[in-house]
Context: one part of a larger RNA
RNA sequence: UGCAUGUGGUGGAUGCCUUGGCGAUCACAGGCGAUGAAGGACGCGCAAGCCUGCGAGAAGCUGCGGGGAGUUGGCAAUGAAACUUUGAUCCGCAGAUGUCCGAAUGGGGAAACCCAGCCCGUAAGGGUUAUUCUGUGCUGAAUACAUAGGCACAGAAGGCGAACCCGGUGAACUGAAACAUCUAAGUAGCCGGAGGAAAAGAAAUCAACCGAGAUUCCCGAAGUAGUGGCGAGCGAACCGGGAGGAGCCUGCAAGUGAUAUUUGACGAACCAUGAGAACGCUCUGGAAAGUGCGGCCGCAGAGGGUGAGAGCCCCGUAUUUUAAGGUUUGUUUUUGGUACUGAGCUUGCGAGAAGUAGGGCGGGACACGUGAAAUCCUGUCUGAAUAUGGGGGGCCCAUCCUCCAAGGCUAAAUACUCGUGAUCGACCGAUAGUGAACUAGUACCGUGAGGGAAAGGCGAAAAGAACCCCGGGAGGGGAGUGAAACAGAACCUGAAACCGCAUGCAU
Numbered sequence: 001u002g003c004a005u006g007u008g009g010u011g012g013a014u015g016c017c018u019u020g021g022c023g024a025u026c027a028c029a030g031g032c033g034a035u036g037a038a039g040g041a042c043g044c045g046c047a048a049g050c051c052u053g054c055g056a057g058a059a060g061c062u063g064c065g066g067g068g069a070g071u072u073g074g075c076a077a078u079g080a081a082a083c084u085u086u087g088a089u090c091c092g093c094a095g096a097u098g099u100c101c102g103a104a105u106g107g108g109g110a111a112a113c114c115c116a117g118c119c120c121g122u123a124a125g126g127g128u129u130a131u132u133c134u135g136u137g138c139u140g141a142a143u144a145c146a147u148a149g150g151c152a153c154a155g156a157a158g159g160c161g162a163a164c165c166c167g168g169u170g171a172a173c174u175g176a177a178a179c180a181u182c183u184a185a186g187u188a189g190c191c192g193g194a195g196g197a198a199a200a201g202a203a204a205u206c207a208a209c210c211g212a213g214a215u216u217c218c219c220g221a222a223g224u225a226g227u228g229g230c231g232a233g234c235g236a237a238c239c240g241g242g243a244g245g246a247g248c249c250u251g252c253a254a255g256u257g258a259u260a261u262u263u264g265a266c267g268a269a270c271c272a273u274g275a276g277a278a279c280g281c282u283c284u285g286g287a288a289a290g291u292g293c294g295g296c297c298g299c300a301g302a303g304g305g306u307g308a309g310a311g312c313c314c315c316g317u318a319u320u321u322u323a324a325g326g327u328u329u330g331u332u333u334u335u336g337g338u339a340c341u342g343a344g345c346u347u348g349c350g351a352g353a354a355g356u357a358g359g360g361c362g363g364g365a366c367a368c369g370u371g372a373a374a375u376c377c378u379g380u381c382u383g384a385a386u387a388u389g390g391g392g393g394g395c396c397c398a399u400c401c402u403c404c405a406a407g408g409c410u411a412a413a414u415a416c417u418c419g420u421g422a423u424c425g426a427c428c429g430a431u432a433g434u435g436a437a438c439u440a441g442u443a444c445c446g447u448g449a450g451g452g453a454a455a456g457g458c459g460a461a462a463a464g465a466a467c468c469c470c471g472g473g474a475g476g477g478g479a480g481u482g483a484a485a486c487a488g489a490a491c492c493u494g495a496a497a498c499c500g501c502a503u504g505c506a507u
Base pairs, nucleotide, nucleotide: 001506002505003504004503005502006501007500008499009498015492016457017456020428021427022425023424024423025422026421027420028419029417030416031160032159039101040100041099042055043054044053046079049075050074051073061095062094063093064092065091066090070083071082072081106115107114108113116129117128118127119126120125131157132156133155134154135153136152137151138150139149164195165193166192167191168190169189175182179229205212206211216243217242218241219240220239226234227233247409248408249407251349252348253347254346255345256344264332265331266330267329268328269327270326271325274320275319279294280293281292283290295312296311297301303315304314305313358382359381360380361379362378363377364376365375368394389404390403391402392401393400444451445450464491467478468477469476470475
């Protein structure tokens, strides 16, 4: 030095576990905000820090209801000082307080800071003062009436929010094996607006000589008919089957008629809760829920915990129960004016939408790229008829059929999930699953926009090793605890690489 065996160190794989994630289902909720939001800064504790909670009345105050023995939130113990059956802590509801910044709104500003006016008040302190729009009133120029303007009052708006929705604007990479029409795609992005859904919607629609009867969504029709440098690609409708189903309003006059609204009662749901059956002995063991023996309950044998695997030990589960206050909803009752107004019905008389439809030119949307190109929208120029009328039926014409534009409203079926509650998983199990199971959008990096980690496990219980010894300490040896300490806090298991020690053999 090599090989082998044994025994260690290092290291943190593997196994087991789960506080955290991921994906669903059902129900709810679908908004918050000048009564100051979302999000923050700074504070508040007996006690330094972080988290949580709260706001100078500061881990809290008041009232009502629940609850029933301990409590003063967590990391997180120790100490101190207190509260509590005269019902605390805790849970729910309703209130009070709520610094400063932030739409931020008295002015300014390098957010959490600086500086004001006016009114009330002895003071401390309190209130008010942004902008825009709408309405009303007062005032009021050039300029006579007026108007512009100014002032006051009242009301509204502003900002934030995950996706879904509507509208405006609108790419490129890419594909076409290059590329220009085309595609990607009316996508991404940006802007505006709204709602719990939005949008659409009661035929100037389709159809085909038979008929249907608003819209929306799904399945088929169908990758069909078409469209297309007829390339790449794009891609319907009629019709059939389902989900859902709902229709209405807009002038005048007359008649008829009794609604909206308010109050109470009762019921249901939700926001705290309460009740809730049934087991013992034995053996092994550190420990019984395991073994053996004998019982019991079950509208409860879902699940979790307890020193190993518990229907009957604990929490629960099935099933029942519910307050004050509040919200939603249903049924019923009541009030009120009869002078009017408004809804419904009947009759009569009317009206029935013009710079519109259509056309030329240029674009866009329609599955449809200008094409034979109908239909829809319109930048520009034009421009009808008006029910004896008009639109459409894919150039156009006729016949025929069908509908009535240029005003408006409308639930459901449909889309989504920042969030709340319940439940589930041939989903993950710490290099996985969220970036984040832990002080995580933290530490750290970057001027900034932004980027962005690592890091779980002693034990059933700290019983976390009193005391003695070596040592400056670190560390170790005894003793003690424990089932186990090769479970000792660098703590479950403890693989490999890598590094020792002992022995044997070889050189």

Predicted 3D model of a 507-nucleotide part of an RNA (large-subunit ribosomal RNA, domain I) from a Betaproteobacteria bacterium. Its Rfam family is "Bacterial large subunit ribosomal RNA".